[in-house]
Context: one part of a larger RNA
RNA sequence: GAACGAACGCUGGCGGCGUACCUAACACAUGCAAGUCGUACGAGAAAUUCCGAUUCGACGGGAGAGUAAAGUGGCGAACGGGUGAGUAACACUAGGGUAAUCUUCCCUUAAAUAAGGGAUAACGUUGCGAAAGCGACGCUAAUACCUUAUAAGACUACGAUCUCUGAGGAGAUAGUAGGAAAAGAUGGCCUCUGUUUCAAGCUAUCGUUUAAGGAUGAGCCCUAGCACUAUUAGCUAGUUGGUGAGGUAACGGCUCACCAAGGCGACGAUGGUUAGCUGGUCUGAGAGGAUGACCAGCCACACUGGAACUGAGACACGGUCCAGACUCCUACGGGAGGCAGCAGUGAGGAAUAUUGCGCAAUGGGGGAAACCCUGACGCAGUGACGCCGCGUGAGUGAUGAAGGCUUUCGAGUCGUAAAGCUCUGUUAGGUGGAAAGAAACAUUCCGGCGCUAAUAUCGCCGGGACUUGACGGUACCACCAGAGGAAGCACCGGCUAACUCCGUGCCAGCAGCCGCGGUAAUACGGAGGGUGCAAGCGUUGUUC
Numbered sequence: 001g002a003a004c005g006a007a008c009g010c011u012g013g014c015g016g017c018g019u020a021c022c023u024a025a026c027a028c029a030u031g032c033a034a035g036u037c038g039u040a041c042g043a044g045a046a047a048u049u050c051c052g053a054u055u056c057g058a059c060g061g062g063a064g065a066g067u068a069a070a071g072u073g074g075c076g077a078a079c080g081g082g083u084g085a086g087u088a089a090c091a092c093u094a095g096g097g098u099a100a101u102c103u104u105c106c107c108u109u110a111a112a113u114a115a116g117g118g119a120u121a122a123c124g125u126u127g128c129g130a131a132a133g134c135g136a137c138g139c140u141a142a143u144a145c146c147u148u149a150u151a152a153g154a155c156u157a158c159g160a161u162c163u164c165u166g167a168g169g170a171g172a173u174a175g176u177a178g179g180a181a182a183a184g185a186u187g188g189c190c191u192c193u194g195u196u197u198c199a200a201g202c203u204a205u206c207g208u209u210u211a212a213g214g215a216u217g218a219g220c221c222c223u224a225g226c227a228c229u230a231u232u233a234g235c236u237a238g239u240u241g242g243u244g245a246g247g248u249a250a251c252g253g254c255u256c257a258c259c260a261a262g263g264c265g266a267c268g269a270u271g272g273u274u275a276g277c278u279g280g281u282c283u284g285a286g287a288g289g290a291u292g293a294c295c296a297g298c299c300a301c302a303c304u305g306g307a308a309c310u311g312a313g314a315c316a317c318g319g320u321c322c323a324g325a326c327u328c329c330u331a332c333g334g335g336a337g338g339c340a341g342c343a344g345u346g347a348g349g350a351a352u353a354u355u356g357c358g359c360a361a362u363g364g365g366g367g368a369a370a371c372c373c374u375g376a377c378g379c380a381g382u383g384a385c386g387c388c389g390c391g392u393g394a395g396u397g398a399u400g401a402a403g404g405c406u407u408u409c410g411a412g413u414c415g416u417a418a419a420g421c422u423c424u425g426u427u428a429g430g431u432g433g434a435a436a437g438a439a440a441c442a443u444u445c446c447g448g449c450g451c452u453a454a455u456a457u458c459g460c461c462g463g464g465a466c467u468u469g470a471c472g473g474u475a476c477c478a479c480c481a482g483a484g485g486a487a488g489c490a491c492c493g494g495c496u497a498a499c500u501c502c503g504u505g506c507c508a509g510c511a512g513c514c515g516c517g518g519u520a521a522u523a524c525g526g527a528g529g530g531u532g533c534a535a536g537c538g539u540u541g542u543u544c
C1' cells in the first nucleotide's frame, strides 16, 4: 500500500447492488418447511336450510354433497434446503477403464394386455388402557395380493459355426431343454359382434407387461497430484497370495473353509497433530505466499452409537428398530421428542437480521386437467457490514464588518469566508399520473393434418378471444413550495502533507519506530490556525 463474512470509538442525508452466528455439530417454546391423485378403489358425514307430519320430546324426506375428514392403492417423499463435526482418504482434482455393473420417471422401436381366485383396511359390534395406542368377532372393493395360460433374437443349462479382441473374454447366427408377464381408467360411437335400451363390442387417449436401443443419474477400479511431524522406525494374522464356496447390480478377503508365508516401509510405512476438497478468492510485476465466507461442483453428517426394512435409488435431516445422554407428559402401569430447514428463543461471544408477504415469475412433486403443495424461490424488513453513485448549494460580494487568535502594537490571520444581492432545484417533503417483469396452461371459436367405420371423440400444428402481479400505487414521469432538513473524523517532532499561543513541569501524560516531558514542550492537555480523507474517519485483529 492492498484486502476483509470483521469488531470497537466518534459521527451519520439519500439511493442501487451485494452481504450478515467466523464462537457452543450448545439446548430449544411456538408456527410453518412434502405432499398429491375421486380419470385406481370401497365407503361416506355434520352445521345450516326447506318440505311433510307432530302427542311439541322427537321423526321422515330434499338441498348442503357424493362435499369434508378418514381408509386401501399409486407416484413423490433418496430432489430441493442446512451444516462442516468427522475424514490425510481413490475424500477431492486431472485423465482413463468397466469385455466386472445398475438406472424409476423421459424418448424411440417391436410385441402383448388372456382366464380365474381368496383376502383385507375403512365400516359395524365389542373389549383393554390415564394416554400413546392395542386386540376379538363380522362385512366389502380395487391399477392391492395370489394362481393358471401364452410368449420372442430376453434369462438359465448344454454343446456348434463365424467375427472381433485389451487374450480374460465379447458379439452374431441356427439348435435342444427349462422356468418366467400383465390392470385397468376415461371419452366417443354403432363399422364389426351381441342387441330391447346399449355394452361385455369397436375406437381414441392415458395406464400396465415383455424385449431392444437412447438419454440421464449412479456404483466400482486404475495412473498421477493433494498438510505438518523422525523429539513417531519398524508395522501387519483376514494380515499378503492361492483353491473352493457364499454374497453383491457388479470385480474383489467383501465373507467363510482349507493351503502357502507372505505384504508395507528412509522414494518415510506405522503412529501423532491439524484439516472437508476443488473451481476460485486476496495479495504480488511475476514466481510465489495466504485462503476456501457468499456463488458453483464433489464429499460427509443429521441428538450420540449401531442396524436393517421399503424402494429404481437410502442403510434415509422433518422414516423404522435397538442402546445411551438429555427434555417433556403420566392416573406411576407406561408413553412422547430431536431446528447443522425458514423465522424465532435462551446460552456462549468483540460480534451477525423479521416468529414478514406471495406462489405473480423461475424451478420442483402429484394430477388427464382444473388445480393443490412448495420458508426452494421471488420479494419486502433490520444493520454505513462492503462496493458504487448522488447530495449537503451556485454566482456575485472589501468598509477586508463584528468576533476569535496572534502581535515586533504598525498590524497579520480566520477571509469572499459571513452578511447583502442575483439564481438553481439534485435529494428529502407534498399533489397527481403510472409501468415492464405475463409467456402461458386451461376453456372456447376458426382453419389444416392424423387415428378411425365415422363429419363423433381424441391427438398434433397455426390463428383469434378470455384469464393471471407478492413486490406495489413501488420504479418512473409531471407539477408545487423552498437554500430551506443534510459534515464529520483523524492528524500537524522525523518517517509523513500540515505551527503558533496558553497550561503543565521526568508530574500528568504521549508513543507504530526513533523517542518526547526535569519552567520558554511545533511530541503531554486546551485554543486559534493548518493538512488529509469524507458519509464516513480512525483504532484493533488477520493475510499478502
Stems, first nucleotide, its partner, number of pairs: 001544004006540005013390006019383002021348001026346003030343003035075003040072002048063005082301003092225007101218002106214008114148004123138006155178004160173005184206006193199002227273003234264003239261008276298004280291004303324005326337004354380001356379003362376001363374004393423004403414004427485001429480005437471001443465008488533005493514003499528005509516002